The prediction has a mean pLDDT of 88. This is a predicted structure of a 353-nucleotide part of an RNA (large-subunit ribosomal RNA, domain IV) from a Desulfuromonadales bacterium. Taxonomically the source falls in Desulfuromonadales (Bacteria, Pseudomonadati, Thermodesulfobacteriota, Desulfuromonadia). The RNAcentral record of the full RNA draws on ENA.
Context: one part of a larger RNA
RNA sequence: CUCUGGCUAAGGAACUCGGCAAAAUGACACCGUAACUUCGGGAGAAGGUGUGCCCCGGUAGGGUGAAAGGCUUCGCGCCUAGAGCUCGAUGGGGUUGCAGAGAAACGGCGGUAGCGACUGUUUAUCAAAAACACAGGACUCUGCGAAGUCGCAAGACGAAGUAUAGGGUCUGACGCCUGCCCGGUGCCGGAAGGUUAAGGGGAGAGGUUAGCGCAAGCGAAGCUUUGAACCGAAGCCCCGGUAAACGGCGGCCGUAACUAUAACGGUCCUAAGGUAGCGAAAUUCCUUGUCGGGUAAGUUCCGACCUGCACGAAUGGCGUAACGACUUCCGCACUGUCUCAGCCAGGGACUCA
Numbered sequence: 001c002u003c004u005g006g007c008u009a010a011g012g013a014a015c016u017c018g019g020c021a022a023a024a025u026g027a028c029a030c031c032g033u034a035a036c037u038u039c040g041g042g043a044g045a046a047g048g049u050g051u052g053c054c055c056c057g058g059u060a061g062g063g064u065g066a067a068a069g070g071c072u073u074c075g076c077g078c079c080u081a082g083a084g085c086u087c088g089a090u091g092g093g094g095u096u097g098c099a100g101a102g103a104a105a106c107g108g109c110g111g112u113a114g115c116g117a118c119u120g121u122u123u124a125u126c127a128a129a130a131a132c133a134c135a136g137g138a139c140u141c142u143g144c145g146a147a148g149u150c151g152c153a154a155g156a157c158g159a160a161g162u163a164u165a166g167g168g169u170c171u172g173a174c175g176c177c178u179g180c181c182c183g184g185u186g187c188c189g190g191a192a193g194g195u196u197a198a199g200g201g202g203a204g205a206g207g208u209u210a211g212c213g214c215a216a217g218c219g220a221a222g223c224u225u226u227g228a229a230c231c232g233a234a235g236c237c238c239c240g241g242u243a244a245a246c247g248g249c250g251g252c253c254g255u256a257a258c259u260a261u262a263a264c265g266g267u268c269c270u271a272a273g274g275u276a277g278c279g280a281a282a283u284u285c286c287u288u289g290u291c292g293g294g295u296a297a298g299u300u301c302c303g304a305c306c307u308g309c310a311c312g313a314a315u316g317g318c319g320u321a322a323c324g325a326c327u328u329c330c331g332c333a334c335u336g337u338c339u340c341a342g343c344c345a346g347g348g349a350c351u352c353a
Stems, first nucleotide, its partner, number of pairs: 001348008010339002014337001019334001027051005036041001038173001052095005061087004068080004096100001108332004113327002115324002120132002136171007148157003174319004179249003184246002186242005193237003199231002204226005211218002250268005277311001278308001289305005
């Protein structure tokens, strides 16, 4: 010097990203216990007091219940009875140590806000969380040889189930709620018209050559190469519906008897222009916004305001008791975290053998 323990004057978080670590609390009995609340909780809330040993006295009281006696329907029955055993205070008196839960095991507590309702689950080996799940809610598919899934198939799961069932997707207890838009995309329904494949259909055209012709050439049948109209489903176009489907939810100008602001008006655009609630927020760039609170002093925190760069309603909105090895801020207690170090014990390092 380092590690693991122990102690420390005065102060007590001044340390630090942050009370990380340590200290403190701690058992049992009794007293006492707030806001809030889903009336269950919160709660061991908080905060206090007591605790050894001896005597009254193993007392009061509780549990169990023998002998004996009585009754008897003779039963392992009923009644009286209280022995023995066992649990065991309150209270009073005394006594002792520095100290009586004498060691050890053995909650620190309170307030505030965010997120997630909760118990659970997760990155085996850097993340345990606000992520996942969840009960509850909703949409949608599925009538049974179900839908869906695996398999080429047979077959299997679904299910020895049957719409109070099963599959998929989203949301995520509970409370109050969940606004407007169907123009785009998707899905569902429709079938009049347009477009449209294979296939059907064969007008027409080409090759070949029996034959004809003096020749140029023409050219039947067959074979063959092509091939126009016309008929031809779904789909798409088209017509409707549907947002707890994917998603979306405006701009400019003016106006009130100070000023400011604009309930009001004008105008352009849109499928419709963001409703309730919330809001500098896990979302606010400007920003340490402004005001208030807490501090002597507060870029964090809490309460407000609203100018929401760029909240917003099951990609759920806003609340919410309880819960959390979650996150933020404050306080009490406590401390070597610190001011600022010191000492002690043991292990290592180091030196020598």